[in-house]
RNA sequence: AGAGUUUGAUCCUGGCUCAGAACGAACGCUGGCGGCGUGCUUAACACAUGCAGUCGAACGCGAACGCACCUUCGGGUGUUAGUAGAGUGGCGCACGGGUGAGUAACACGUGGAUAAUCUACCCAAUGAUCUGGGAUAACAUUUCGAAAGGAAUGCUAAUACCGGAUAAGCCUACGAGAUCUUCGGGUCAUGUAGGAAAAGGUGGGGACCUUCGGGCCUACUGUCAUUGGAUGAGUCCGCGGCCCAUUAGCUAGUUGGUGGGGUAAAAGCCUACCAAGGCAACGAUGGGUAGCUGGUCUGAGAGGAUGAUCAGCCACACUGGAACUGAGACACGGUCCAGACUCCUACGGGAGGCAGCAGUGGGGAAUUUUGCGCAAUGGACGAAAGUCUGACGCAGCAACGCCGCGUGAGUGAUGAAGGUUUUAGGAUCGUAAAGCUCUGUCAGAGGGGAAGAAUUGUCAGGUGAGUAAUAUUCACUUGAAGUGACGGUACCCUCAAAGGAAGCACCGGCUAACUCCGUGCCAGCAGCCGCGGUAAUACGGAGGGUGCAAGCGUUGUUCGGAAUUAUUGGGCGUAAAGCGCGUGUAGGCGGUUUUUUAAGUCUGAUGUGAAAGCCCGGGGCUCAACCCCGGAAGUGCAUUGGAAACUGGAAGACUUGAAUACGGGAGAGGGAAGUGGAAUUUCGAGUGUAGGGGUGAAAUCCGUAGAUAUUCGAAGGAACACCAGAGGCGAAGGCGACUUCCUGGACCGAUAUUGACGCUGAGACGCGAAAGCGUGGGGAGCAAACAGGAUUAGAUACCCUGGUAGUCCACGCCGUAAACGAUGGGUACUAGACGUUGCGGGUAACCACUCCUGCAGUGUCGCAGCUAACGCGUUAAGUACCCCGCCUGGGGAGUACGGCCGCAAGGUUAAAACUCAAAGGAAUUGACGGGGGCCCGCACAAGCGGUGGAGCAUGUGGUUUAAUUCGACAACGCGCAGAACCUUACCUGGGCUUGACAUCCCGAUCGUACAUCAUGGAAACUGGUAGUCAGUUCGGCUGGAUCGGUGACAGGUGCUGCAUGGCUGUCGUCAGCUCGUGUCGUGAGAUGUUGGGUUAAGUCCCGCAACGAGCGCAACCCCUAUCCUUAGUUGCCAUCAUUUAGUUGGGCACUCUAGGGAGACUGCCGGUGUGAAACCGGAGGAAGGUGGGGAUGACGUCAAGUCCUCAUGGCCCUUAUGUCCAGGGCUACACACGUGCUACAAUGGUCGGUACAGAGGGUCGCAAUGCCGCGAGGUGGAGCCAAUCCCAAAAAACCGGCCUCAGUUCGGAUAGGAGUCUGCAACUCGACUCCUUGAAGUCGGAAUCGCUAGUAAUCGCGGAUCAGCAUGCCGCGGUGAAUACGUUCCCAGGCCUUGUACACACCGCCCGUCACACCACGGGAGUCUGUUGUACCGGAAAAGUCGAUGACCCAACCUUCGGGAGGGAGACGUCCAAGGUUUGACCGGUGAUUGGGGUGAAGUCGUAACAAGGUAGCCGUAGGGGAACCUGCGGCUGGAUCACCUCCUUU
Repeated sequence: AGAGUUUGAUCCUGGCUCAGAACGAACGCUGGCGGCGUGCUUAACACAUGCAGUCGAACGCGAACGCACCUUCGGGUGUUAGUAGAGUGGCGCACGGGUGAGUAACACGUGGAUAAUCUACCCAAUGAUCUGGGAUAACAUUUCGAAAGGAAUGCUAAUACCGGAUAAGCCUACGAGAUCUUCGGGUCAUGUAGGAAAAGGUGGGGACCUUCGGGCCUACUGUCAUUGGAUGAGUCCGCGGCCCAUUAGCUAGUUGGUGGGGUAAAAGCCUACCAAGGCAACGAUGGGUAGCUGGUCUGAGAGGAUGAUCAGCCACACUGGAACUGAGACACGGUCCAGACUCCUACGGGAGGCAGCAGUGGGGAAUUUUGCGCAAUGGACGAAAGUCUGACGCAGCAACGCCGCGUGAGUGAUGAAGGUUUUAGGAUCGUAAAGCUCUGUCAGAGGGGAAGAAUUGUCAGGUGAGUAAUAUUCACUUGAAGUGACGGUACCCUCAAAGGAAGCACCGGCUAACUCCGUGCCAGCAGCCGCGGUAAUACGGAGGGUGCAAGCGUUGUUCGGAAUUAUUGGGCGUAAAGCGCGUGUAGGCGGUUUUUUAAGUCUGAUGUGAAAGCCCGGGGCUCAACCCCGGAAGUGCAUUGGAAACUGGAAGACUUGAAUACGGGAGAGGGAAGUGGAAUUUCGAGUGUAGGGGUGAAAUCCGUAGAUAUUCGAAGGAACACCAGAGGCGAAGGCGACUUCCUGGACCGAUAUUGACGCUGAGACGCGAAAGCGUGGGGAGCAAACAGGAUUAGAUACCCUGGUAGUCCACGCCGUAAACGAUGGGUACUAGACGUUGCGGGUAACCACUCCUGCAGUGUCGCAGCUAACGCGUUAAGUACCCCGCCUGGGGAGUACGGCCGCAAGGUUAAAACUCAAAGGAAUUGACGGGGGCCCGCACAAGCGGUGGAGCAUGUGGUUUAAUUCGACAACGCGCAGAACCUUACCUGGGCUUGACAUCCCGAUCGUACAUCAUGGAAACUGGUAGUCAGUUCGGCUGGAUCGGUGACAGGUGCUGCAUGGCUGUCGUCAGCUCGUGUCGUGAGAUGUUGGGUUAAGUCCCGCAACGAGCGCAACCCCUAUCCUUAGUUGCCAUCAUUUAGUUGGGCACUCUAGGGAGACUGCCGGUGUGAAACCGGAGGAAGGUGGGGAUGACGUCAAGUCCUCAUGGCCCUUAUGUCCAGGGCUACACACGUGCUACAAUGGUCGGUACAGAGGGUCGCAAUGCCGCGAGGUGGAGCCAAUCCCAAAAAACCGGCCUCAGUUCGGAUAGGAGUCUGCAACUCGACUCCUUGAAGUCGGAAUCGCUAGUAAUCGCGGAUCAGCAUGCCGCGGUGAAUACGUUCCCAGGCCUUGUACACACCGCCCGUCACACCACGGGAGUCUGUUGUACCGGAAAAGUCGAUGACCCAACCUUCGGGAGGGAGACGUCCAAGGUUUGACCGGUGAUUGGGGUGAAGUCGUAACAAGGUAGCCGUAGGGGAACCUGCGGCUGGAUCACCUCCUUU
C1' cells in the first nucleotide's frame, strides 16, 4: 500500500467481498513446562451451609470443669478467677467489599462560586474541667408464650442521665465607627442586654492532712468551650458529550414578587396573597436507548467504536414507602410499614433477604475452590499487649490472554526398505531414517537452600523533655531475643537418559503452496467470484507442499481498508442527486476610507488538566511479558498582561454596488370592452341526377322522401391562414386577427439625487400547461367512454362511420408534467470568428442600404481549461467567492403506517422487513433491424426444360420384426465404385477359450506344410491314410514348421467426434482477413482497410497520418482454340505405282500423335475521363479485354461430420461385448418425403435402308470370321499384354413405307408360361431372353428446381466397382436453341452509415395477468400483555414526620406542696406508598380473512418494450380493457428515415 466481482472487451460511477489489528470470548481438533495477568458479558433470577467488631486503663455483676482439703456424705472451703461470660457505657458499624437495575440528569467531565455551608476522629493554639441529684440494665423472684420474645415487683454502678454555678472566647438583639464591595453585603475593633459547658481514668510520689479508701502534688490520658488548620462532604453556575420532528407546541407552584415557615446552607424548598409570566426550530415537550469519566481497541491523522479487569465520581442493596440514631445515612450484613416469595409453627404467631467471599440450582455458546493466612500492606477498637478483618497476601482450577523455553545437535548416499508417482528410464518423501559421535534446557531422582522481617511490644544501655523529684512517663537512638500463609517455594549442585514432550489449517484466483485415485449437477464445497453433468490442482481420500506453532482453525463483535457521510476529504447536464417558478421573514455572507474598541484572532505568564495508562530515559526479576523510578505529553478550561493587520461592535465620511428622477424607441407581457373576414357545420330556397363518402382493399354510413356537386340567404360556436424568422415579450407556466381603455417589466442615452439602502433565502406567501372536480351558461368542429363496420388465430387496438363527457365562457377548487437547457440564484475574471433583434455613437453623404464601434438580448463554430466519455466552452459543464436545495447500490417504493392539504381524484412528507451481486453512464468492436445509401450473384425479371399428379427404380422417416446392423439431417441414387453365401458389423442356434491374428518361455515331434479318404454332423469340428524340411562346426547345435502347456498378453465395427490427430462439409471462389512501425485515443480500439473514381476482384488510380508488408484476388500449372518447328509407327495418303481394303511399295507434304516454341499485352487508333486508373468504339487477328474449361478454397464460423477407413487418450468386456460356423436379416410395408427412370405421343411410334464420333477398357481378360438358336446365348477359337487385335452396333440424324388422334401400332407396369448366363448355391433375394398379359397415365393444385452458349434441351457410347447384378455415379462425343428491358421487389452476399436494453449475438432480449410452492410485510371484527396520563376512591388507608390537642399518665427542676414547667401515651388534622374504580394515549403479541410485494424448474395466455420493435417511445392526467396495455388532451426528444427551410464550416 491494495485486490476480486457488472462487459465480448473498455473507461467511469457504484455497491458487495477479501487481505490487517483487537477481544472478559465461545466452539472443533490437538496439547510438554514456566512466569505475569484475567475469569457470569445471560436471570438486579432464587438461594442450603460456613465465614463479621472492639475496649476491664469508663461501670456494676460474675460462673463451671478440673485440682487440693474438710465432711453429718446432703455438701462445704480454697484454688481455678475477678477468669470465661452476658449486661450498662464509649468508639466503630456512613469505611472497606459488591453490582450497574434505575438515571439523558448539574448524574458525569472540566473550569469556577460558596461574601449561602457543615466537618467525629487528627494537628496547633487559648481557656477550663466547679457543685449537686434522681434513676436503670445486668442480677434476684414471680409470670405469659410452642417459639421468637416479653410483662410485673425488688436491688445497684458509671466517662449513662439531669439541675445549678462560672464564661477568656462564642451565639442572639439593639446602637455606632473604620475598611473592602459583585452594592446584596462582608471583615475588623467596640458599647448595652440576654444565652449556652464539662467526666473522669491510670501510673508514680517528698513534705502536710486522713474516716487509711484517700485528699494533695505530679505525669499521661479523657472531657468541655473557642479559634485556626487539615481532611471529607453539601449546594449553585458556565461549557461539553446519544437517537427520533412519522414527537411542535409545553407549563398553575408553573415564572416572578411580598409576608411567614424550613434547612448546616441560597432558593417555590414549603405555605398565604399579588402579578401573568416562563421554555421552545440554536429543538421545548414527548418517546426510545444508556451508569459517566480517566481510559481501551482501531486509525497516518481527523475520527469511529467501546466503558471488562485498575482508578475517580454517581446510583442501588428482595420490590415500594418512611423516618430514627448519628459529625456524617434516609443506612448491603440497622429500625418501622405495605407487597411478592421462601422457611418454622403447638395454627395463636413468628423468621428471612449472597448485586460481600466461597458454594448450589436455574438461565446460557459460556466464566473457577464451600482452600491457607493475618507473615506483609491497609482498616476498626484499645494506653498497650492484642483481638477482628473472605479488604488483602497467597495457593487451587481453566492454553482464556501476553511473554519465555523445550521437543535435540553434528556427521551420515548402498540416495536402504517402504509409501506416492511415472513417459517404466526415473522422480520424490530424502540427510530424512538407520548407523556413528556428542550435548543435557524442561520433566524425573538425590542433596543444599534464600530474599520477602520492618516495626510495635519486651529486655539491656545512651541522649534529651517534663517534674519538687534521680519515681512513673514521653521522644529520639544502640544492641539482644523473637515473628513466614506461600513453602522446603524460587535458586544452586549432582545423577541417569535422546530417553517422556507436535499439532492445526490451507494448497482454483484474491493468497504462499500440485499431483494421483474415488465420485459423476450425485455426494458435497463456498468469504466473494464460483466449483461438481466420466480425465475435478475447487467435492472425499492419499502422497507431496505451504503457513503458523503449544497451539491452529471456525464463529461472533469493533475499527480499518471505505475519499462508501468526504472538517481534513465527495458530488448533483446524461451514472443517485437543482425545489416547476417567483416575492420575501429569520439566518448566513457582504463595496471604499478614517478614528476608536478589543468580542473573535495572535502572543506571553499563572493555575489546573488526580494516580495508573500511552511515549521517552534509566533500573529490578537470567531475557521478555511484568514491575519500580524520573521526565515529557495531555492539542482543554480558567485568570491575567500585551498586539491591533483581518472579522465583528461604535462614530464619521465616500461613490464605483443598488435605487430614484428626465428623454427615447421595441415588443404574441397582463387584464377588460368592442369589431372583423376566411373556413367547417346546420337550416331555408333554387339548379340538377345517381351516386356520394371512405379505405391497403372494403364495409358500416348518407342518398330517388332527391344526397354529393353548385348558387343565394340565414344561424351559431370556436380558432385567427399569409406576415412568421433557431424573430420578440414574460420569473416560470405561457403569449399570435384588429381597435380602444387600464397596467407590469426590461433596454438605450445624458445629467442629477440618495449614500451600501446589497446578494441569497429554511419556514411562509403567491403564480403555476394539460387532464380532472363543483355551480351556472354555451356547444360549430374535434373527440376519451360507447356503438357499428373492417383487419386478425383472437383484436376489449392500430384503419373507417358515428358519437357523449370534455374542449369554450364566468366564478371556485386541484397543484401535478420529459413543469427540460434533464444545467438553482448572485458577483468577478478568462482568445476569437460569423449571424440575428433592440437602442445609440463615428465616418461619409443628397439619403445610412454598404463600413467602423458601444451597450443589452438571442444563436452557431471554436482556443485555453474542464469532463468517465459524450461534450461544455464570455449565455461555461472554465477559474474563484457567497447563499439555498438535493444525493449516498438495485429492487421492495415514491409504496405502507402516521401527520397536513383536497368535495373527490389524489397531492405532500416518507420508512421497514425481505431479496439480489449487481443495477447504471459514456464510448468500442461485432451481430441484428419489417433503418438508409452503393454494388454484385440464374437472386428476381425475360426465356427454355423440369419436379410436385402416374407406374417403376432408389434412398430416408415411420411402422413392423428375433433381427430389419450402424452413421449422416448443410442427410435423403449419401458412407455403399455395386448385401444371394462371403461382405456383415445385426438376429437365432451350434462350437472354441493363450484364442482366427502377433511376440516371448517350456516340453514333444520332424509322420510339417500340402494332398487325399472318410464315420458323425447343417457346418465349424472330428477321425484315418500317404508323404518324412533346410543349414551345419555333425553337438537333438541353429533356423523353420506343427502339436501340447503355462502366463505375460492377444482381440473388440464395444462407449465417448463434447478428450483428440488426420481428413471432409458449409458460408464461398464470397473479396475479404491481418501484421510491423508510426500517429490518434485514459482505454477497449481507431488509422492504414475510410473518401472520389474504377474493376470479376482490398483490381488499379488519385487523395489522405500514414508508410510498408503478409495470407487471399490475379498470374504462374493442366486441357482446349491458331500457327511454327522436331519426329514419322501401330498413325496419314497429295503426288507415283498397287489393292476388295493405306492392302502393299513409296513418301511424311497434310491429318493426327507428343515434345519444344510463337501468339493476346488494353500493345495500336479515336472518344470519354482528373494530361489518372479505367471504360466505350474501331483496326488487325484463329482468338480481345480473365478467350473457354479445370485444378487451386484466405483469417475464421458451425463443441458441424467421422473413434464403423486409419491413428489415438480414457473407460468397459476377457469360457465373452473376443473368435469360428449354419440359417435368417440388412430386400419387411397401412403410409409420408427426397432423387431419378419411363411415359402420357404425330417435332411421334413402327418397319426397312444409308451415314458420321470421341474417350476408354482388355491375359483369372477382350474375343473376330464361321456354325447353331426367334432371342438371351451356345460352340469354337484367328488376333491382341494393344495409335496394330477385340469390346464396337454409335444413337439421334437422313431416305422411304405404314399408323391418323384413339387409352391407340401411345405407354409399358403387373402377371402366367418357357428359357439363357454367372455362381458351391438364384426359395427368401440376381440380371437377361422369348411368347402371352397389357395397369396407371391424355402434360400434372398450392408450391418449387436447373440453366446465359457449344450452355439448356436431346441422342447414344465408355469406364470404375464387379463371378453375376445400374434407371445410380464418373467420363465421352453427336445434334443444338430461346432470352436478359432492367435492379422496384423475393433470396443470399460485400462495403459505408445509423439505432440498439442483443454479445449463446433476433432462433436475441424481454413485459404483465393467471396457476402452484415458500417467505417477510400492510389492513382487519376483535382479543391479550406492558408503559404512561386525567379524575375519583382508598379518607373509618399502613408506617412515619410536622402541626394541634380537652380528658389520661409521669423520677430528676421550681413550689406557697395545691400545683407549675416540661415530657409521654392516645385520639385529631396535613402530606404520602401499595391497592381499587373510571376514562384516554402509546408500544407490542395474536387474529377468521384480505391486499399488494419478493423468490422459485423447461406451467398457461398473449407480445407491451429494445431496430422506425413492425401504431416511435416516454411524462402528467382521465376513461376503458383477461393481461401486458389501448385511447383522448397537453408536453418532451432521452425518435429512425426522407424532403424542405435556416444556420455554420470550407473554397
The RNA shown here (small-subunit ribosomal RNA) has 1547 nucleotides and comes from an uncultured prokaryote.
Model confidence (mean pLDDT): 83 of 100.
The RNAcentral record of the sequence draws on ENA.